[in-house]
This is a predicted structure of a 573-nucleotide part of an RNA (small-subunit ribosomal RNA, 5' domain) from Orbilia oligospora. The full RNA is in RNAcentral, with records from SILVA. It matches the Rfam family "Eukaryotic small subunit ribosomal RNA". For this family Rfam cites "The comparative RNA web (CRW) site: an online database of comparative sequence and structure information for ribosomal, intron, and other RNAs" (Cannone et al., BMC Bioinformatics, 2002). The coordinates come from a structure-prediction model, not an experiment, and the mean pLDDT is 82.
Context: one part of a larger RNA
RNA sequence: UAUGCUUGUCUCAAAGAUUAAGCCAUGCAUGUCUAAGUAUAAACAAUUAUACAGUAAAACUACAAAUGGCUCAUUAAAUUAGUUAUCGUUUAUUUGAUAGUACCUUACUACUUGGAUAACCGUAGUAAUUCUAGAGCUAAUACAUGCUAAAAAUCCCGACCUUCGGAAAAAAUGUAUUUAUUAAAUAAAAAACCAAUGCCUUCGGGUUCCUUAGUAAUUCAUGAUAACUUAACGAAUCACAUAGCCUUGCACCAGCGAUGGUUCAUUCAAAUUUCUGCCUUAUUAACUUUUAAUGGUAAAAUAGUGGCCUACCAUGGUUUCAACGGGUAACGGGGAAUUAAAAUUUGAUUUCGGAGAAGGAGCCUGAGAAACGGUUACCACAUCCAAAAAAGGCAACAGACGCGCAAAUUACCCAAUCCCAAUUCGGGAAGGUAAUAACAAUAAAUACUGAUAUAGGGCUUUUUUGGAUUUUGUAAUUGGAAUGAGUACAAUUUAAAUCCCUUAACAAAAAACAAUUAGAGGGUAAGUUUGAUACCAGUAGUUGCAGUAAUUCUAGCUCCAAUAGUGUAUAUU
Numbered sequence: 001u002a003u004g005c006u007u008g009u010c011u012c013a014a015a016g017a018u019u020a021a022g023c024c025a026u027g028c029a030u031g032u033c034u035a036a037g038u039a040u041a042a043a044c045a046a047u048u049a050u051a052c053a054g055u056a057a058a059a060c061u062a063c064a065a066a067u068g069g070c071u072c073a074u075u076a077a078a079u080u081a082g083u084u085a086u087c088g089u090u091u092a093u094u095u096g097a098u099a100g101u102a103c104c105u106u107a108c109u110a111c112u113u114g115g116a117u118a119a120c121c122g123u124a125g126u127a128a129u130u131c132u133a134g135a136g137c138u139a140a141u142a143c144a145u146g147c148u149a150a151a152a153a154u155c156c157c158g159a160c161c162u163u164c165g166g167a168a169a170a171a172a173u174g175u176a177u178u179u180a181u182u183a184a185a186u187a188a189a190a191a192a193c194c195a196a197u198g199c200c201u202u203c204g205g206g207u208u209c210c211u212u213a214g215u216a217a218u219u220c221a222u223g224a225u226a227a228c229u230u231a232a233c234g235a236a237u238c239a240c241a242u243a244g245c246c247u248u249g250c251a252c253c254a255g256c257g258a259u260g261g262u263u264c265a266u267u268c269a270a271a272u273u274u275c276u277g278c279c280u281u282a283u284u285a286a287c288u289u290u291u292a293a294u295g296g297u298a299a300a301a302u303a304g305u306g307g308c309c310u311a312c313c314a315u316g317g318u319u320u321c322a323a324c325g326g327g328u329a330a331c332g333g334g335g336a337a338u339u340a341a342a343a344u345u346u347g348a349u350u351u352c353g354g355a356g357a358a359g360g361a362g363c364c365u366g367a368g369a370a371a372c373g374g375u376u377a378c379c380a381c382a383u384c385c386a387a388a389a390a391a392g393g394c395a396a397c398a399g400a401c402g403c404g405c406a407a408a409u410u411a412c413c414c415a416a417u418c419c420c421a422a423u424u425c426g427g428g429a430a431g432g433u434a435a436u437a438a439c440a441a442u443a444a445a446u447a448c449u450g451a452u453a454u455a456g457g458g459c460u461u462u463u464u465u466g467g468a469u470u471u472u473g474u475a476a477u478u479g480g481a482a483u484g485a486g487u488a489c490a491a492u493u494u495a496a497a498u499c500c501c502u503u504a505a506c507a508a509a510a511a512a513c514a515a516u517u518a519g520a521g522g523g524u525a526a527g528u529u530u531g532a533u534a535c536c537a538g539u540a541g542u543u544g545c546a547g548u549a550a551u552u553c554u555a556g557c558u559c560c561a562a563u564a565g566u567g568u569a570u571a572u573u
Stems, first nucleotide, its partner, number of pairs: 001569005009443001011441001015436001016403001022401001024399001026398002031063002037060002043055002061422001070356003080277003085272002089270002095265003109236001113144002120136001123133003153173002160166002174233002176229001178227006198207003235259001237258002240255001244252001245249001279327003286318003293315006331353003335346004359378001361376003381392001383390001409434001411433003417430001418428003448480003452475007460467002486506002488503001490502001516562002519559002521543002527557001529556003538545002
């Protein structure tokens, strides 16, 4: 693990892994809206509301759908575990920071620009689908377009004036992208001389102070310069409040949020990666490399490293310390069983990691997928059809068939735990709750007790036919109390119920409220009982039993073991 017989109570609760990662009817498992993106519903409700204002179907927009759940087919240095690394990368979201530079030229939208489209309305097509077409409207945080405000400084150019030199005017300079250059320093002291010269000067002279984060380590962080860019960002957005002014203006200024947005960090992660470790087999000894096998250089590709790919070179790389092959009724680990220790077996299965969605392959969208409750094709199945076409993927949850020794309800609910969304409100077969359930496991009913009668055993005593005392049985004798199994008002429980725990009322006298399963020669606890059978029927793990007195078969009685369980088969220690 399966199965036979049996089964009263309480708690707990595994459960189509093994065989077919076989195939599936039907239903359902992923959707989501706040004061705050978009409302003229010819929807409702009305009234402070004749631009709108409340509720709000639908639809556009946005986010999620890459999580969860299931399964274990593949897979043997692969996965995986512990341990490293990213100075070798990407990261929606969260949280914290973060943007005065846009126009290039003068009659210009900046109090706000443009054109669509859905829902809607109507006209239609098809046997058919979550199929669509044509006409007519109308929105945006959809899709587009497109303005703005400082001072200084730097760099560069250099009109002028005439020297000792000093300067008007103009151009460029946000962040990001790409390329190049450059800074990103520092082990090390003091003085003299020669020549030219800058700065400050009291004209004698003096010349001092000058910036550089971090790491063990970088072409790092960061800064600067020159250009570059089919120009990415720098808000034409939404809700609620409405204040201030010696100036009452078509003025100026102004709050608190929401959403968005560039870069940096953070978080959630991811992707690669270092070292070490895996069952069996030599009736597998050589393997790899034409077509990448091992290394180098460069470019391509990638988020990034890398023969990952391409070109050109080199000829390497692994192996009896078992390579390379084969097998595995092999996903790996945490774990489980057994066990004095050593060890052996096991791990499909609730947690972590991996892989997969009938089989292979390709791809879109997106921060994230090589996604399957997305798409495209092939292949195998297979549905509907009016025969032209159309639609499909339960190894989600229920459920059907098949397969088998072998496995549950087409139930209820979002109340708990959490997850998703625009979100306190919606959704969730995630999950919870019941139903089934002798997979395992927990507690422990099927009786307790007195008297009487009777049979003993101790102990004690004066006389042993006896008495007293104590104790163990037996009994179709007679009493007594106790209780839940069950039935059941009620409350409790719960999302609503059920069950349990509570609890009124009923509920115990062998004819029930009645315990079974295996056994009784030995091993091995328990019969030299009685019928039946007669080497037959049967039994028997094994040794054996049975041929007319069977301790073993078949039955009765009695007994023994475990006991709500207990035989049998199998795997394992």